[in-house]
RNA sequence: GCAUCGAAAGGGCAAACUACUCCGAAAGGGUAGGACGCAAAGUCUCCGACCUACAGCCCCCGGGCCAUGGUAGCGGGAUUGCCGAA
Numbered sequence: 001g002c003a004u005c006g007a008a009a010g011g012g013c014a015a016a017c018u019a020c021u022c023c024g025a026a027a028g029g030g031u032a033g034g035a036c037g038c039a040a041a042g043u044c045u046c047c048g049a050c051c052u053a054c055a056g057c058c059c060c061c062g063g064g065c066c067a068u069g070g071u072a073g074c075g076g077g078a079u080u081g082c083c084g085a086a
Stems, first nucleotide, its partner, number of pairs: 005084002012038002017033004022029002036073001042079003046076003049071003056065004
C1' cells in the first nucleotide's frame, strides 16, 4: 500500500413500537422518542422482486388492468467513504 479481511478504539446509523394540529389518494415518507440490528443500514431505482392504485383504461356498478408513486433495512448492480490488529 491492497482486500471477496474484521480484532481494538473513537464515533456513526436506527427495526418494531409510541407521539404529531407534518407530507401523501394509498403504499409509504418526515420529525421527536426508542433500539432489533447494521462495516457501507452512506448515496443512486439500472436489473429482478415486493407494496400501493389517485389519475387513466377495460368490463359494466362492482370488479379488473396499469407506476408515472414507493421499499436502498428484499437481492443484485453502480458509486463514494472511517479505522487498521491477526

This is a predicted structure of an 86-nucleotide RNA (c-di-GMP-I riboswitch aptamer) from a Syntrophobacterales bacterium. Lineage of the source: Bacteria > Pseudomonadati > Thermodesulfobacteriota > Syntrophobacteria > Syntrophobacterales. It was read from a public genome assembly, where an Rfam model found it.